[in-house]
A computed fold for a 1219-nucleotide part of an RNA from an Acidobacteriota bacterium, annotated as large-subunit ribosomal RNA, half B. Taxonomically the source falls in Acidobacteriota (Bacteria, Pseudomonadati). It matches the Rfam family "Bacterial large subunit ribosomal RNA". Gene Ontology terms of the family: structural constituent of ribosome and ribosome. The coordinates come from a structure-prediction model, not an experiment, and the mean pLDDT is 86.
Context: one part of a larger RNA
RNA sequence: CGGGUUGUUCAGGAACUAGGCAAAUUGACCCCGUAACUUCGGGAGAAGGGGUGCCUCGCCGCAAGGCGGGGCCGCAGUGAAACGCGUCAGGCGACUGUUUAACAAAAACACAGGUCUCUGCAAACUCAUAAAAAGGAGGUAUAGGGGCUGACGCCUGCCCGGUGCCGGAAGGUUAAAGGGAGAGGUUAGCCGCAAGGCGAAGCUUUGAACUGAAGCCCCGGUGAACGGCGGCCGUAACUAUAACGGUCCUAAGGUAGCGAAAUUCCUUGUCGGGUAAGUUCCGACCUGCACGAAUGGCGUAACGAUCUGACGACUGUCUUAACAACCUGCCCGGCGAAUUUGUGGUUCCGGUGAAGACGCCGGAUACCCGCCGCAAGACGGAAAGACCCCGUGCACCUUUACUAUACCCUAUCAGUGAAUUAUGGGUUGUUCUGCGCAGGAUAGGUGGGAGGCUUUGAAGCCGGACUUUCGGGUUCGGUGGAGCCAACGGUGAGAUACCACCCUGGACAAUCUGUGGUUCUAACCUGCUCCCGUGAUCCGGGAGAGGGACACUGGUAGGCGGGUAGUUUGACUGGGGCGGUCGCCUCCUAAACGGUAACGGAGGCGCGCGAAGCUAGGUUCAGGCGGUUUGGAAAUCCGCCGUCGAGUGCAAAGGCAUAAACCUGGUUAACUGCGAGACCUACAAGUCAAGCAGAUGCGAAAGCAGGCCUUAGUGAUCCGGUGGUGCUGUAUGGAAGGGCCAUCGCUCAACGGAUAAAAGGUACGCCGGGGAUAACAGGCUGAUCGGAGCCAAGAGUUCACAUCGACGCUCCGGUUUGGCACCUCGAUGUCGGUUCAUCGCAUCCUGGGGGUGUAGAAGCUCCCAAGGGUUAGGCUGUUCGCCUAUUAAAGCGGUACGUGAACUGGGUUCAGAACGUCGCGAGACAGUUCGGUCCCUAUCUGCGGUGGGCGUAGGAAACUUGAGUGGGGCUGGCCGUAGUACGAGAGGACCCGGCUGGACGAACCUCUUGUGAUCCAGUUGUCAUACCAGUGGCAGAGCUGGGUAGCGAAGUUCGGUUGGGAUAAGCGCUGAAUGCAUAUAAGCGCGAAGCCCUCCACAAGAUGAGGUUUCCCAAGGAGGUCAACUCCUAAGAAGGGCCGUGGAAGACGACCACGUAUAUAGGCUGGGUGUGUAAGCACAGCAAUGUGUUGAGCUAACCAGUACUAAUAGCCCGUUCGG
Repeated sequence: CGGGUUGUUCAGGAACUAGGCAAAUUGACCCCGUAACUUCGGGAGAAGGGGUGCCUCGCCGCAAGGCGGGGCCGCAGUGAAACGCGUCAGGCGACUGUUUAACAAAAACACAGGUCUCUGCAAACUCAUAAAAAGGAGGUAUAGGGGCUGACGCCUGCCCGGUGCCGGAAGGUUAAAGGGAGAGGUUAGCCGCAAGGCGAAGCUUUGAACUGAAGCCCCGGUGAACGGCGGCCGUAACUAUAACGGUCCUAAGGUAGCGAAAUUCCUUGUCGGGUAAGUUCCGACCUGCACGAAUGGCGUAACGAUCUGACGACUGUCUUAACAACCUGCCCGGCGAAUUUGUGGUUCCGGUGAAGACGCCGGAUACCCGCCGCAAGACGGAAAGACCCCGUGCACCUUUACUAUACCCUAUCAGUGAAUUAUGGGUUGUUCUGCGCAGGAUAGGUGGGAGGCUUUGAAGCCGGACUUUCGGGUUCGGUGGAGCCAACGGUGAGAUACCACCCUGGACAAUCUGUGGUUCUAACCUGCUCCCGUGAUCCGGGAGAGGGACACUGGUAGGCGGGUAGUUUGACUGGGGCGGUCGCCUCCUAAACGGUAACGGAGGCGCGCGAAGCUAGGUUCAGGCGGUUUGGAAAUCCGCCGUCGAGUGCAAAGGCAUAAACCUGGUUAACUGCGAGACCUACAAGUCAAGCAGAUGCGAAAGCAGGCCUUAGUGAUCCGGUGGUGCUGUAUGGAAGGGCCAUCGCUCAACGGAUAAAAGGUACGCCGGGGAUAACAGGCUGAUCGGAGCCAAGAGUUCACAUCGACGCUCCGGUUUGGCACCUCGAUGUCGGUUCAUCGCAUCCUGGGGGUGUAGAAGCUCCCAAGGGUUAGGCUGUUCGCCUAUUAAAGCGGUACGUGAACUGGGUUCAGAACGUCGCGAGACAGUUCGGUCCCUAUCUGCGGUGGGCGUAGGAAACUUGAGUGGGGCUGGCCGUAGUACGAGAGGACCCGGCUGGACGAACCUCUUGUGAUCCAGUUGUCAUACCAGUGGCAGAGCUGGGUAGCGAAGUUCGGUUGGGAUAAGCGCUGAAUGCAUAUAAGCGCGAAGCCCUCCACAAGAUGAGGUUUCCCAAGGAGGUCAACUCCUAAGAAGGGCCGUGGAAGACGACCACGUAUAUAGGCUGGGUGUGUAAGCACAGCAAUGUGUUGAGCUAACCAGUACUAAUAGCCCGUUCGG
């Protein structure tokens, strides 16, 4: 001297700060007293007051204890210790509880209560290999599971279009399976000269209709299911507003309540309250970016280590710091790490440089080495950056990403049987059925047919059944007792009797195959009873009862299926994301071949055309002028001019009038098989192409024609389809399959195309990398920003330039926002505050000056000037800003937006939680809100101190010089001059002189005041000293009241000045160049808080080592060119050190005093100071206690005196005359 823990503190009292964080206050018991509000329980220990010791007397009481009267002492009586601070208002959550062991205790979770939903018992549900079991539960819908909400009070609106859930015997669609029409292959055989064709059975491949569940579609319901709950325009007799009206859209358009809110961006909304001042807070308003009703809305007493605001009390939080105790750091002894480390002989400034240098360049500074300190740098240490980007990295999470899958639903087959009934379909048989009009009348089709039926009972009549087109038809029974029908005719497309074969639709029977119902019992089941094993709620057996071909299990199939799993989720990119783009064509960029980049500048394509192709022949356009009926600028017509301005299917470019443009005729070369040779080019692709063969079109012919004036109009491979085929053919023959030729299927458009098939989140994150790439800072730049100047239109009554200055122009700066991406991602900590600064000047104040639209005073503006100074609060995290009160002034900037190995941690920027909003969701938000671990022992440089060594040409002791460095430097008020100058007045000076302050600084302790760890006193509890008395220990020094020295400030004293020199802006003298003028060119002068001295401090390592005074040292020997000088020895000087006693000196060294010839320290004596009248005794009083002796006793560090004690004894260094 710093830190830690603790104690005390003048005046003030939250001014501190993000925030009263921390600390202080409060505190026990008794009495009095106690508000709003309230769920009547609370609130409440509300708040706020008073009392409390000791002695004695009385009363009550068994006692413990209580009450009352009187008295006594102290600053203080719960005398120490234990021992609530309080109040008001708001947000959130009702409450007590629970939680992130180790950064979050909360508003999150839970919670009683509410509600929805599932579940009938072998319950739902959970666990499990989804086995047996188990839980649920030895419970049974007043029970159990799940979801949401979250006491209580008042309430809980509208929407069912989407999604989910629930219901729905219709309809649509739909799997396996059933079914098998049909088709193919093969070929005995047949045909054929052959090639080959046809082709039964069987075998085989394939396979339509039809039957066929759940699901989906569909129809409904459902919100305390997931969720959602509009826009525009107009309108009232001031204005404003809109009860009202119109219109569009929707499933429906937000009701009550609340509202700048944990929700409000703009925003510090506006008003009110509180404050001197209020971004917070409270109350309102309503313009709700983006409240809102069980993801509940609004209230609410009580509660809360919750969050916010205010007040009282109280305080070292602060103004502003001081002192003290203990511990630690420091020193000594013992023991004795770690971090870190390329090597280090490790300065500063400017520059340079991979862009911030101890190490490079230039200069400056600098003797060698420690110790104690401080932290500005060593882009310090620590941790292969957590932010950001990248990786065809990882993990986990989500979902209407993709693909699977458990579970579940459904169908079918098996284990799996019997009976009956109803019913679908197929086949066979029997038997019916059939109505347009016309026609006798109910004509199914074709064929045959001239007869057929009838006592085995015709017609007719009666009754029944079926059918019906309501006319009738078919049939049965009875009666009846002899005919009836057809042919013919007529009608008609068709002619009837009867027979046959069929068709449509039906009935019946048989059979095959399905479907539904009912019944049965024997499989199967029983977590039902009884018996036995047995002394068993298991298990097994038996008997019974119940269920029952269901259930269940297995196989197959369809559905559902983030419950689970595996994965995907592009690239470019002046970081990434968002946006844009991704292939092809044209132009420019492109630098006169070609080629050439950018998230450079402009546009197009993903076709079209059977003519818009080929060929032969012909024609000339656009526009202008003149003329001409309707007719106009422009329709059609005539004449003239008209090199290209028109047209060319579509963008542009290049072309094109000999036309490639326009018209007409004939046509299909928009052909097949090839292709020398070139262009282009990594490859793969792409492009041009004469010519040959074949067949063709046009043209008289030469010829031209393998699409189009040219350049876009596109897609590899695999896989598969279709047609063809002289290839292949798994023993052989065929076939299947494959190949080859032709052709088809890709916005594979991320267009050289990863798969047939793919989206998101991560702030819970992880790994590998990157300064190849962002955020901070630096760098470069200077658009933006800030400043200055030039020009001068204008205004300023007049007048550009007192003041202001448009349109423009030229510079400077490197504080803003940016651009770039150069160092740093094996880490350069980021805003603000605190502390401590330092520089610039574009100057806020103070100083000097010019101009003024300067009367004075006060201003405005410009010039010089950086010496010093530049306040405290309210709000907010704020920087900033606004406000309050002051001030001479409350400057602007740089310094890694100076400063976190100095502090803080409010903001931002991890993990928790909530609101609004977005998202189906996981989650997200330069939106908000509450909460949330800040490490480092200093090696080097640097800086502040302090020593040792050596040097300073002998060694010492003193006193100095000052090269150089640093410090200091501020300013108000009042008075006089003078109420003067000035001014109409109001007002009101310069200059000069004096007095007195503020802030700042230094020194000091007489005064004031703080502290003062035992100096004095008081006092509580308790223990000890046997007891009393006295005294001591412990309780924070137990607490309380004082206080010496020292150290301090709030106290006292002092400081800034002044003077000189040289100057700035400015003002002058003389004075030429330039006969004048001119402050300048020569010369001379004045002129500022600024510069240099004057003042204070350090200072000769000022190696340039300075100066002055004084003190000390020669005896002998050797060497030597007897010169300078060198060496050795005795004596050991002046002086210093060790050592000791100490110190208002000090970390240690150092410094200072003293060491017996001595007051250095201790002791003692005296004094001072402080405390405040000791003990003992005596007296008074019952006693507590008081009085006297007594201003007593005690008294640290103070002042003196005094050798009683200790500084004893001694040792060491230091020389020989000095190059």